[in-house]
RNA sequence: GCCGCUCCGGGAGAUGGCAUGCCUCCCGUUCCCGCGACGCAAGAUCAAGGGAACCAACCGCCCCGCAUCACUGCAGGGGCUGAUGAUGCCUGCACCACC
Numbered sequence: 001g002c003c004g005c006u007c008c009g010g011g012a013g014a015u016g017g018c019a020u021g022c023c024u025c026c027c028g029u030u031c032c033c034g035c036g037a038c039g040c041a042a043g044a045u046c047a048a049g050g051g052a053a054c055c056a057a058c059c060g061c062c063c064c065g066c067a068u069c070a071c072u073g074c075a076g077g078g079g080c081u082g083a084u085g086a087u088g089c090c091u092g093c094a095c096c097a098c099c
Stems, first nucleotide, its partner, number of pairs: 009027005016090005022085001028054006036046002038043001060080005065074003
């Protein structure tokens, strides 16, 4: 330095919110501040934690068409399911019945 695993922490899982001894996935870079540590000092050293930017997971399915060697992609056309990743509840929407 690279790969894998584990622990802790953070984040994500096609329409909102909350909960979970649950499931799957991602976790890097640069810059700034910095409790504290080392040291006679110097220090361009280490460093809890915090901030900013970028970035990873994520951004549904089927058929047709186009592009592609293929993978795959399309702000091309048509059609379909669902407020869950999963479970429970709330909110919203839709349908039916009753008062």

Fluoride riboswitch aptamer (crcB RNA motif) from Rhodanobacter sp. Root480, 99 nucleotides, folded computationally.
The model forms 100% of the base pairs in the Rfam consensus.
The sequence was found by an Rfam model in a public genome assembly.